[in-house]
RNA sequence: GAUGAACGCUAGCUACAGGCUUAACACAUGCAAGUCGAGGGGCAGCAUGAAAGGAACUUCGGUUCUUUUUGAUGGCGACCGGCGCACGGGUGCGUAACGCGUAUCGAACCUGCCUCAUACUCGGGGAUAGCCUUGCGAAAGUAAGAUUAAUACCCGGCGGUCUCGGAUGGCCGCAUGACUAUCCGAGUGAAGAUUUAUCGGUAUGAGAUGGCGAUGCGUCCCAUUAGCUAGUUGGUGAGGUAACGGCUCACCAAGGCGUCGAUGGGUAGGGGUUCUGAGAGGAAGGUCCCCCACAUUGGAACUGAGACACGGUCCAAACUCCUACGGGAGGCAGCAGUGAGGAAUAUUGGUCAAUGGACGCAAGUCUGAACCAGCCAAGUAGCGUGCAGGAUGACGGCCCUCUGGGUUGUAAACUGCUUUUAGUUGGGAAUAAAAAGAGGGACGUGUCCCUUAUUGUAUGUACCAUCAGAAAAAGGACCGGCUAAUUCCGUGCCAGCAGCCGCGGUAAUACGGAAGGUCCAGGCGUUAUCCGGAUUUAUUGGGUUUAAAGGGAGCGCAGGCGGCGGCGUAAGUCAGUUGUGAAAUCGUGCGGCUUAACCGUGCAAUUGCAGUUGAUACUGCGUCGCUUGAGUGCACACAGGGAUGUUGGAAUUCAUGGUGUAGCGGUGAAAUGCUUAGAUAUCAUGAAGAACUCCGAUCGCGAAGGCAUAUGUCCGGAGUGCAACUGACGCUGAGGCUCGAAAGUGUGGGUAUCAAACAGGAUUAGAUACCCUGGUAGUCCACACAGUAAACGAUGAAUACUCGCGGUUGGCUCGUUAGAAUCAGCCGCCAAGCGAAAGCGUUAAGUAUUCCACCUGGGGAGUACGCCGGCAACGGUGAAACUCAAAGGAAUUGACGGGGGCCCGCACAAGCGGAGGAACAUGUGGUUUAAUUCGAUGAUACGCGAGGAACCUUACCCGGGCUUGAACUGCCAGUGACUCAUGCAGAGACGCAUGUUUCUUCGGACACUGGCGGAGGUGCUGCAUGGUUGUCGUCAGCUCGUGCCGUGAGGUGUCGGCUUAAGUGCCAUAACGAGCGCAACCCUUCUCCCUGUUUGCCAUCGGGUUAAGCCGGGCACUCCAGGGACACUGCCAUCGUAAGAUGUGAGGAAGGUGGGGAUGACGUCAAAUCAGCACGGCCCUUACGUCCGGGGCUACACACGUGUUACAAUGGGCGGUACAGAAAGCAGCUACCCCGCGAGGGGAUGCCAAUCUCAAAAACCGUUCUCAGUUCGGACUGGAGUCUGCAACCCGACUCCACGAAGCUGGAUUCGCUAGUAAUCGCGCAUCAGCCAUGGCGCGGUGAAUACGUUCCCGGGCCUUGUACACACCGCCCGUCAAGCCAUGAAAGCCGGGGGUACCUGAAGGCCGUGACCGCAAGGGUCGGCCUAGGGUAAGACUGGUGAUUGGGGCUAAGUC
Repeated sequence: GAUGAACGCUAGCUACAGGCUUAACACAUGCAAGUCGAGGGGCAGCAUGAAAGGAACUUCGGUUCUUUUUGAUGGCGACCGGCGCACGGGUGCGUAACGCGUAUCGAACCUGCCUCAUACUCGGGGAUAGCCUUGCGAAAGUAAGAUUAAUACCCGGCGGUCUCGGAUGGCCGCAUGACUAUCCGAGUGAAGAUUUAUCGGUAUGAGAUGGCGAUGCGUCCCAUUAGCUAGUUGGUGAGGUAACGGCUCACCAAGGCGUCGAUGGGUAGGGGUUCUGAGAGGAAGGUCCCCCACAUUGGAACUGAGACACGGUCCAAACUCCUACGGGAGGCAGCAGUGAGGAAUAUUGGUCAAUGGACGCAAGUCUGAACCAGCCAAGUAGCGUGCAGGAUGACGGCCCUCUGGGUUGUAAACUGCUUUUAGUUGGGAAUAAAAAGAGGGACGUGUCCCUUAUUGUAUGUACCAUCAGAAAAAGGACCGGCUAAUUCCGUGCCAGCAGCCGCGGUAAUACGGAAGGUCCAGGCGUUAUCCGGAUUUAUUGGGUUUAAAGGGAGCGCAGGCGGCGGCGUAAGUCAGUUGUGAAAUCGUGCGGCUUAACCGUGCAAUUGCAGUUGAUACUGCGUCGCUUGAGUGCACACAGGGAUGUUGGAAUUCAUGGUGUAGCGGUGAAAUGCUUAGAUAUCAUGAAGAACUCCGAUCGCGAAGGCAUAUGUCCGGAGUGCAACUGACGCUGAGGCUCGAAAGUGUGGGUAUCAAACAGGAUUAGAUACCCUGGUAGUCCACACAGUAAACGAUGAAUACUCGCGGUUGGCUCGUUAGAAUCAGCCGCCAAGCGAAAGCGUUAAGUAUUCCACCUGGGGAGUACGCCGGCAACGGUGAAACUCAAAGGAAUUGACGGGGGCCCGCACAAGCGGAGGAACAUGUGGUUUAAUUCGAUGAUACGCGAGGAACCUUACCCGGGCUUGAACUGCCAGUGACUCAUGCAGAGACGCAUGUUUCUUCGGACACUGGCGGAGGUGCUGCAUGGUUGUCGUCAGCUCGUGCCGUGAGGUGUCGGCUUAAGUGCCAUAACGAGCGCAACCCUUCUCCCUGUUUGCCAUCGGGUUAAGCCGGGCACUCCAGGGACACUGCCAUCGUAAGAUGUGAGGAAGGUGGGGAUGACGUCAAAUCAGCACGGCCCUUACGUCCGGGGCUACACACGUGUUACAAUGGGCGGUACAGAAAGCAGCUACCCCGCGAGGGGAUGCCAAUCUCAAAAACCGUUCUCAGUUCGGACUGGAGUCUGCAACCCGACUCCACGAAGCUGGAUUCGCUAGUAAUCGCGCAUCAGCCAUGGCGCGGUGAAUACGUUCCCGGGCCUUGUACACACCGCCCGUCAAGCCAUGAAAGCCGGGGGUACCUGAAGGCCGUGACCGCAAGGGUCGGCCUAGGGUAAGACUGGUGAUUGGGGCUAAGUC
């Protein structure tokens, strides 16, 4: 895009066209084929006339009614006869066929009615239906008798023509043969009617129309259908037919068809045409037209011009109906209609007015053909449902960033206008040109003309006018992408959607609703089917190295294709022309319905077939030549080509003997095994079988498989050279034949080694494996089978052409002996070109040609069934159901690897000190609990949030209270308080009572109470978020612009070499630059200089003290705090192109980043945090909010992390003597004095700080202890105290006395650290009333050891490689088993189906034969034979359904191994 459609929602009008696609299923009822009285006998019924009788009336003339008779008249049921019924109408069962289409032929044929021409129409005869009579029967119907007519039937005569047979001549045709003339013989005809004008009848010829037959070509699928055929193929003769013919029969011959698809099976009416498509094609065959076939199923003939007959006959079968049970009747695939089937398809309508048909002289009759109407959105076309104005952009709805906007939306309201269609009321056609009837006229006597009376179903329709009024008239689907059109709410992997991808698990543009929008519109969607897109079966117009696809290889029949030059021919090919290609359809011009659809008319087209006339390049065919393809010959050289003999040495194993002694062997390590009965080792001799070291190669040969010691024989081969011979002999090759690795099979040998199966030993969680020790088939030979491989170059064969370079094998030519050229091979790298790319590239995967083979999504499956082959194993051929939305190729970027290379890091190693063992502190898990609030959980949680849980904090639990609320805030009203003090009740919150009590610029402020509106939430979601943080990692990376390369993803840059701490630099370079990172800039520390000088300092001067910068003074020094300098591989040497590296280098306070800090790229982990804060959404609202008291966060069989103190002599105790830095301090630090053993208390002074205070310890010097659970260690416990605080019970710290636990250096394992570092020693600060601080953050004092090095562990960086991974190896993924579902194969059987064969039976009918019977005759009858539908019996084949059980397959889900 389309449809004979169906379904869902919706529906105003008109025109045109269409309407059982299913059950060729069954049918009630009505209708669909009759007509002619001008063929006939007749007269049942109707009408008319006549006659007779009766009745009534009467104007007595008759009239009316009724009965009977009468064929006399109009007409006419039934009957005889003629014509028609073979048309028209329906359906698509069958049919794969001369059925259909197209073309040709009939010299092999027929043709009623119609037209033309010629001739004729004489005389007779006997029947029969009807009617009548008598029977039988329920009926349908039927029998007998009597009688009768014809345009029914029969006979005879005349005979031209015609037909047949024979003879002769002419002429024509491609041919069998045809036509024609003459002669002879035989045969054959008629019908009348009537209104007198016609209609008929017979014969022959011609025409027209219709039919019949023959032939060429075309006409679906299956080869898992390969052979079929006995009247079969042909001939002779006969029969039959309209006619040819095995159409039928007798005889003879043995043919005929088939891979160019016979036979069989399945499906199907064919065409014009229809849909689609650019076309070629593909699909279809409804309506209309042509042809065919059929009429319940099967068979058969009769009649006829025509049938083997839809509304005829006979028979058989099934079904239905009637019946008196004896017997009968029927055929809607005609029009309506009914039932059934189905998703589904209409009225038991009107008329013969027109068109057409039958009959008739005609009038006319009949006509479910036809014309009309009815029903149905089922299609196409047209029209309408209003138009213009109208903004405060109304109300309402919806949305939002919500005091306000946006949208619906000029939409509505409102104002003006119009009136198609529907509705009202009126008018109102054409279609009837004509035809027939009647009358008349003309002339050519059967035609034309004139007049006249008639004929309309549709239809009171089309159309026209009138009236009123926007009045009566819009929906459907969709809105994630494809695909035009988006928001909110609800739901929460539910409900659901879905054409494909997919959507839905609490913020769904995808589900459902709403609002808005989009697309179509009297329709819109869905479903089904066809074509297109699909170049996705490829003729046009595809492919086969790796995506599916080259046969394992060769030979070769058929077939296909084929070198150069002449001549002929004209089959193919090309051109002209003729016929045909029905009409309709399609295209187009014009015209008619108001337009259009629709219809009419003309043209074009119908790409085809056939005839004919030409052309001859190419192909074909015939013929004559040629040599370059192909082959032959001669010469030369070559090879691991094949077959079959012979032969050699080494090795292995075995045997025998000798020597010799304890192990051998084997492995990662072992063990099994062998061995004192003497192994292994070694020597000698012997036996056996198999394979051939070096040469050896990137090599050679072969068709492929494949082929290697040496040598003999036989066979085959390509190559080069010569150019003698043949003269296209060629290429390919379906079937076919042959060869064909290894394993395997059969028979017979052989068997040294090795070695499936098997056994044992190991390994392992297991180990039916890898490893070891043994070991049988086999491995070897002969003969025979098998016939497959990743049989691979994953690349069929042949021919020609298309730049080059290098290596090599075999030959040959030249040569200056370097080499060059050429032919045939084998390799490597490339231009063009090709290719999706990888890559191929004269040995093509390039450019072309020929032939063969093969492919068409993945799985199912190379499976099943069938067939063929095989001894078997198995091989060849080779599906479907079902299932998935992918499977696959090449390349890219990452990630990963028990891949490779390079490099780095306290990563290992080398060291030092720890942890893991003890006690305690602290955090966590777990457990417990009313609660033990919450969070953090590998590294990257666990002395973490918390830098201070007794109350508070506090979020948890119990109990008691409040509800605009504890805090904040807007408005309104009221009050003047609030607060404070005291007392009382209470655990307290709080309640009650008393007292006290405002300011003001008079507006109010402030406070409380009440009300309205906000509140409040440490409730949830860190997977909705912001911000912040951890980690990889202070690792050196991460990117961009332009250019270039690539179809692209992407690459290059950023790679390579060297170097660096560094993507830090240098060199190189299709890249050149740049950014974020690195480095530097910043802070601090180390040296120096300048400036400044108090609270700091004191060198010089002075004073002064027991002493002390204490004082005057000074600013030199130190320090403080501002500025500056210095370090840059700058210099030297060596190495290096450079960058740079190295040095017991120099100089320097410092040397190669001087030390430390801050600083954290792109990103990763849905990492952490909604409980710091902020914030979307959800939830609670007399509670999940808030206040208070108490409790809990501090529990305790246990486990882990982080620490502290120790285990002692490098130590503990006691005594003495020194030396810091950085901080902090007024509700504070406190000198000093007194008291206390002490924590501390009481006084008192200085300091808001370079001024005062806190304020050192290790160390050093002495002394004691002497290796012990101790003078180590200090837990735990008892007692007594101090301090803070409202309060130390749960639950604080400290002091003193006493008590004195574990612990004697810590398993596997593990952590930190490379220099002022580790280790060790003390000091300070924050938080804080106090403190559970041994924590955290800082400060200084003392002050080491070691690093060979990068193999390994961990982490990281760069390059490279493989990948079936991309959630990225914590990946992916295979098979069995268990469960459910689905389709399918096999299966003892069971049940069918269609067709064939054989035999039996055999209706109707036809044909053949036939003495008695009938008939004047023609003929009929009878009987017999043949054929046959149907029925029966039997065996076998084909095919389908079902089937206990069984085999595998597919799918599903978080199962198992």

A computed fold for a 1457-nucleotide RNA from an uncultured organism, annotated as small-subunit ribosomal RNA.
Model confidence (mean pLDDT): 83 of 100.
The RNAcentral record of the sequence draws on ENA, Greengenes and SILVA.